[in-house]
RNA sequence: CGAGGCCGCGCGGGAGAGUUCCGGACCGGCGCACGCGACCAGCUCGCGGGCGGUGGGACGGGCGCCGAAGGAGCAAGCCCUCCCUUGAAUCUCUCAGGCACAGAUACCGCGCGGGCGAG
Numbered sequence: 001c002g003a004g005g006c007c008g009c010g011c012g013g014g015a016g017a018g019u020u021c022c023g024g025a026c027c028g029g030c031g032c033a034c035g036c037g038a039c040c041a042g043c044u045c046g047c048g049g050g051c052g053g054u055g056g057g058a059c060g061g062g063c064g065c066c067g068a069a070g071g072a073g074c075a076a077g078c079c080c081u082c083c084c085u086u087g088a089a090u091c092u093c094u095c096a097g098g099c100a101c102a103g104a105u106a107c108c109g110c111g112c113g114g115g116c117g118a119g
Base pairs, nucleotide, nucleotide: 001119004116006114007113008112009111010110011109012108013107018063020062021061022060023059026056027055028054030052031051032050034048035047036046037045038044039042064099065098066097070095071093072092073091077086
């Protein structure tokens, strides 16, 4: 000087899966009959709580589903007489996580900085 890894930071790119069921604090229309108040004295207006039905709904649970945080499993291969052991992923599992949008994450690229470093 330095191929190539590694670490940190920043930027950019970058998936999937529920219009499901039950409960549900709470919120909003509607209707009914009341109570109180107002004056324009009415099938009027305003306020209040009650009942009925209805829409939404944080959150919790059931069932179904997804794989790309994390976690777990292993083929060849290595070691070895053999077994045990070791052993990767966007593969597999689905514990965790997730299933509106957005965001984040695997992974990829670029930039900056710091180690290691064959030669």
Molecule: Glycine riboswitch aptamer
Organism: Actinacidiphila yanglinensis